[in-house]
RNA sequence: AGGCGAAUAGUUUAGCUGGACAGAAUAUAAGCUUGCGGAGCUUACGACCGGGGUUCAAAUCCCCGUUCGCCUG
Numbered sequence: 001a002g003g004c005g006a007a008u009a010g011u012u013u014a015g016c017u018g019g020a021c022a023g024a025a026u027a028u029a030a031g032c033u034u035g036c037g038g039a040g041c042u043u044a045c046g047a048c049c050g051g052g053g054u055u056c057a058a059a060u061c062c063c064c065g066u067u068c069g070c071c072u073g
Base pairs, nucleotide, nucleotide: 001072002071003070004069005068006067007066010026011025012024013023019056028044029043030042031041032040049065050064051063052062053061
């Protein structure tokens, strides 16, 4: 330099066939429980890498950029 892939809660990740309130686990906080704690149960909290385009509608499709990984030279 060229090619391919990835980027979603603090962390790990589902969703990529365009339309669901973006789901789950874990972490954190509160409550229940317990002699105290842990475990368990309930609740709360919190996310689509940035910008633009297409569309009635974009996490999803297209373009540019950023970062990371792999391959070629």
Description: RNAcentral holds the sequence, with entries from ENA. This is a predicted structure of a 73-nucleotide RNA (transfer RNA) from a Nanobdellota archaeon. Model confidence (mean pLDDT): 80 of 100. NCBI's taxonomy places the organism under Archaea, Nanobdellati, Nanobdellota. Its Rfam family is "tRNA". Rfam describes the family as follows. Transfer RNA (tRNA) molecules are approximately 80 nucleotides in length.